[in-house]
Context: one part of a larger RNA
Molecule: small-subunit ribosomal RNA, central domain
Organism: uncultured prokaryote
This record gives sequence, structure tokens and C1' cells, in this order.
RNA sequence: CUGGGCGUAAAGGGCGUGUAGGCGGAUUGCAAAGAUAGAGGUGAAAGGCCUGGGCUCAACCUGGGAACUGCAUUCAAAACUGUCAGGCUAGAGACCGGGAGAGGAUGGUGGAAUUCCCAGUGUAGAGGUGAAAUUCGUAGAUAUUGGGAGGAACACCGGUGGCGAAGGCGGCCAUCUGGCCCGGUUCUGACGCUGAGGCGCGAAAGCGUGGGGAGCAAACAGGAUUAGAUACCCUGGUAGUCCACGCUGUAAACGAUGUGUGCUAGGUGUUGGGCAGCUUGCUGUUUCAGUGCCGCAGCUAACGCGUUAAGCACACCGCCUGGGGAGUACGGUCGCAAGAUUAAAACUC
Repeated sequence: CUGGGCGUAAAGGGCGUGUAGGCGGAUUGCAAAGAUAGAGGUGAAAGGCCUGGGCUCAACCUGGGAACUGCAUUCAAAACUGUCAGGCUAGAGACCGGGAGAGGAUGGUGGAAUUCCCAGUGUAGAGGUGAAAUUCGUAGAUAUUGGGAGGAACACCGGUGGCGAAGGCGGCCAUCUGGCCCGGUUCUGACGCUGAGGCGCGAAAGCGUGGGGAGCAAACAGGAUUAGAUACCCUGGUAGUCCACGCUGUAAACGAUGUGUGCUAGGUGUUGGGCAGCUUGCUGUUUCAGUGCCGCAGCUAACGCGUUAAGCACACCGCCUGGGGAGUACGGUCGCAAGAUUAAAACUC
């Protein structure tokens, strides 16, 4: 000496489930695979190293030594890792009793609003903008009242509130269904953690088939603006947005922070439980689980992070290795396509 890293500099896989593999709580015993100690064997010569010698020196040649860090054999010990056998309960799971929730799926249902249709009242404007115009309106608009149709979204409550692995989830009701939290400590007895491949889920847009279509609105048309205006503003408006089934598999899929476990000051708010106390609705360095802010130690290039770590450690996976070329070409795999994924080099600075 036996890399250094990944919040913002290059770098955490979009998320889960889980195969192989890696790693694994506390205890007793057997054996002795790994690892450890001793012994003898072997580890050719040449070369290299150390130390002598011979060519006048050196290169070169040559004697001796150490070394060859290895391998199998044998004997030993049994702390550690592993195997086998037995028992344990602190990890994990089950059970019982409670609890909160926009978690998911299906079916139903409600009111407000927009648009359209019919009818009434009513008359000349309405709409729109910075100002206008396109546009609508005497074939009666806008406004207003009553009735009807249809689609989509659910004001207030609503909250750094809740739930979910992530994407995400919000009117109300019912049915089916997943996960989580608290308390008891009844049971199982390490059944655990991670996870290359695999499998599943995965916003929006997009694609296929069939429906639906109120509002909004890529494309498109017109009116303005402007030197121009393939825009921003205005009037229209089709895909799409909605539903069913199938595909796509990507996002600033972000906390730009992988998962799990343990340890390391506090303060203050909030959500869901438990415990204790009393004045029964409050208090408690009272206890769990979440979600915010501030902050000690520590960390960091700084910003900042700070028991929800970016602190101190361990286990396992993914990823990075100067900028451009390039997340491109070629090839493979997947896809109906769009494309996705895997992923270079020349050249250049």
C1' cells in the first nucleotide's frame, strides 16, 4: 500500500414481490470442513536477491546461502465461521381485543355549475380586449323565469391532515377486499435481512377495437399584435380528455437522498392509539406508531443534514469514473406503430 464515491459536482434501479447467491439472534454438545499451531516431505535447474571467487575491470562465467510467501501428508487444540444434534425467546410470524384512514374493485345515488333544447317575460345590443376585430343577435340574442336532455368534475369540510410499495387516491351509500397502528403476552421457535436474473404494478401523452362526447382543447381556420408573428391575446374548433377491453413502460416516476437493523442531546406543533393522575377535559423528560419545524454532538466543498441523518456502524443490491460525439450508431430483445431497453467507436477539446 492492499481505490474513492453516488441530496445539489458523474452516479440510487420508477416501485414492489421473490429465485439463485451473499449475510444472519442467544445457548449446550458432537465431529473437525474453513481458519490456527508443530513436524517431516516436496517446492528441478537456470534466472532474480545476498555473499565469495575467475577472466586486468565490467558485461560474462562460477561456489555457497537465503528465498521460492505454494501444495498435499501427519499430529494437535476447539475460541471464531460452517456442518450435525438438542434446548431458548429479545428478531420474525401467528392468536385474541380494540382503532384510524381520499388504500383498491364493483354497483347505485345526490346537489351546484357549464352547454344545448322547449316555453314565458323582454328589446337592441351581446361578447371579447391593452384597444379592437373575427363571432352571436330584430329569423328576437345577451339578461331573466319555468321545464327538459346529456356528459364530466365533486365547492365548503380540507389541514407541511390521512392512506398506499411506488405511480397515485377526495360528493354520498352499499357489497367485496389489501395493508397498517395500539394493547394483551396465549402460541410457533430464527421461520430473518438483502436480492443478479424472473414475475407483477406503474402518471400523462400515444396506439388498437367498440362506445360516449357537456366543458376544455394539441392540430387547424379566422381576427388582432408586429418590421415579420407559422407565437403570446381573442373568436371558433377536431383528435384527445370520459367508459370497457387490450397494448405501450416512459417522466424533474424527486426527498433529485436504495432497502433493512442497531446506536447517538433536546425543544416545539400536529395525526392515530395506550398508560397514569385528577378538577372529565386537561396535565405528565408518560409510552408506541406516523407527519412537520427548530436545533446539540457529529458530518459536509459549501448550501445544508441533524433519532424521518446527509451522524456512528453492519448486511445486501443498483450505479459513477473528464466534456462533446451520445443515451446516438450497429446488433440483440420487446412493441401494431410511435418507440422502449441493452449500448459502443472513430473523431474532437